Predicted 3D model of a 73-nucleotide RNA (transfer RNA) from Alistipes sp. The sequence was found in a public genome assembly. Its Rfam family is "tRNA". It is annotated as a transfer RNA. Rfam describes the family as follows. Transfer RNA (tRNA) molecules are approximately 80 nucleotides in length. Its mean pLDDT, the model's own confidence on a scale to 100, is 82.

RNA sequence: GCGGUAGUAGCUCAGUUGGUAGAGCAUCGGCUUCCCAAGCCGAGGGUCACGGGUUCGAGUCCCGCCUACCGCU
Numbered sequence: 001g002c003g004g005u006a007g008u009a010g011c012u013c014a015g016u017u018g019g020u021a022g023a024g025c026a027u028c029g030g031c032u033u034c035c036c037a038a039g040c041c042g043a044g045g046g047u048c049a050c051g052g053g054u055u056c057g058a059g060u061c062c063c064g065c066c067u068a069c070c071g072c073u
Base pairs, nucleotide, nucleotide: 001072002071003070004069005068006067007066010025011024012023013022019056027043028042029041030040031039050064051063052062053061
């Protein structure tokens, strides 16, 4: 230098044909208990790595760019 995969909540990851972004764990509150843990119920938390484009509408399609890993030279 070229090619491939990945980047989404604090962490691990889903997101199907483009149509209001989700789960588990963690955090916070409540119930329960003499207290803690466990269990149950609820809540908060997101510029979808970054910058553009297409579209009525983009996590998803297109272009650029950054990082990590793998392969080729």